[in-house]
Context: one part of a larger RNA
């Protein structure tokens, strides 16, 4: 220079009360304003205690601070079903032998790893200062082992089927959700309206189990035979014939609805009590709990139609036999008992907690995504919820 520039989005603050040495900023209340395909909620990645409580204010916070993602201390993450681990494989990695190379090493078979994909099973309510599909209550489900009973050809690292998949388009059936009526509870000063009108609030309930619907797909059953499926096969594939049938029957699949779950839970309110006051906490009782309209980008649906560029694999599941076993073992069905380890789980998560040297107007994948107007997830105003961006 200079007590100058600046104090990091122009979403906005004001008042009352409390605490305190001190209050524009902390807490409570009442108004006002802002977001609302977000500036709300839930996950993944990443962070790693930042979460909750008590005490504190030298530093950190672009100001003050009684406040804090700050300092100190104590507390907090509970799983057979969520995710991982586990079984399986993709791209890709490693790679016994092997091949190449002077070597280092490179490539690569059998294998072995490797999710961003495939594979068993849980929902509703309640509860903590802080966790919950994990604790509690109620109601379920899955797999393994052992035992019992009944029946019985079982058996794989092999065969076959399934698993099993692209783009676009159209129509249908549903549900979530929203809205409206009805119902329930409460309120209703003045003028008209009072067995009414109007206003405010509520009208919520899962998985599982039973039923098997709208719809979608395949014609179905049997006998004989067989150069294929590296061996075998009763399986798959090929061939012939018979019966039945074409809007059907049969089989497979299949949302939703209904019943049950639920004489339960939840529920506006009413009421009693506690706390030094506020904030709040505990207990008891507990009404209605229905219909219609609109209607998804969600479900039926990996469906249907169509097109060419022709759209993973393996495990798993079903089935077939080989070796072998065949009084056994094994298999199927029902029932019972018992087991289900280990790791993650707090909190932030379009952000003051991640990546950007910062409490940085930048960047960051997925899910939900209400109302009025609207073609709409645009736009404007709002709900739930969250904020007023630390001078």
């Nucleotide at each position: 220079g200079a007590g100058u520039a600046a104090c990091g989005a122009u979403a906005a603050u004001g008042c009352g009360g409390g605490u305190g040495a001190a209050a524009a900023a902390c807490c409570c209340g009442c108004a006002c304003g802002c977001c609302g395909a977000a500036a709300g909620u839930c996950c993944a990645a990443g962070g790693u205690u930042u979460c909750c409580u008590g005490c504190g204010c030298c530093a950190c916070g672009c100001u003050a601070a009684u406040c804090g993602g700050c300092g100190c201390a104590g507390g907090g993450u509970g799983a057979g079903u969520c995710g991982g681990c586990c079984c399986c494989u993709a791209a890709g990695g490693c790679g016994a032998g092997g091949c190449g190379g002077a070597a280092a090493c490179g490539c690569g078979u059998a294998g072995u790893c490797g999710a961003u994909g495939g594979g068993a099973a849980a929902c509703a309510g309640g509860u903590u200062a802080a966790u919950a599909u994990u604790c509690c209550u109620g109601u379920a489900c899955u797999g393994a082992u052992u035992c019992u009973u009944a029946c019985u050809g079982c058996g794989a690292u092999g065969g076959g089927a399934u698993g099993a998949c692209g783009g676009a388009g159209a129509a249908g059936g549903c549900u979530a959700a929203a809205c409206u009526g009805g119902c329930c509870a409460g309120g209703u000063g003045u003028u008209g309206g009072a067995a009414g009108u109007c206003c405010u609030g509520g009208u919520u309930u899962a998985a599982g189990c039973g039923u098997g619907u709208a719809g979608g797909g395949g014609g179905g059953a049997g006998u004989u035979u067989u150069a294929g499926g590296a061996a075998a096969a009763u399986c798959c594939g090929g061939a012939a014939c018979u019966c039945u049938a074409u809007u059907a029957a049969c089989c497979c699949u299949g949302a939703g609805g209904c019943g049950u779950g639920a004489u339960g839970a939840c529920g506006a309110g009413u009421u009693a009590c506690c706390u030094u006051u506020u904030a709040g906490g505990u207990g008891a009782u507990g009404a209605a709990g229905u219909a219609g309209u609109u209607g998804a980008u969600g479900c039926c649906a990996a469906g249907c139609u169509u097109c060419c560029a022709g759209g993973a694999a393996a495990a798993g599941u079903c089935u077939c036999u080989a070796a072998g076993c065949u009084u056994c073992a094994g298999g199927u069905a029902a029932g019972a008992a018992c087991c289900a380890a280990c790791c993650g789980u707090a909190c932030c998560g379009c952000a003051a907690a991640c990546c950007g040297a910062c409490a940085c107007a930048g960047g960051u994948g997925g899910a939900c995504g209400a109302g009025a107007a609207g073609a709409g997830a645009a736009u404007u105003c709002u709900a739930a919820g969250g904020c007023g961006c630390u001078u």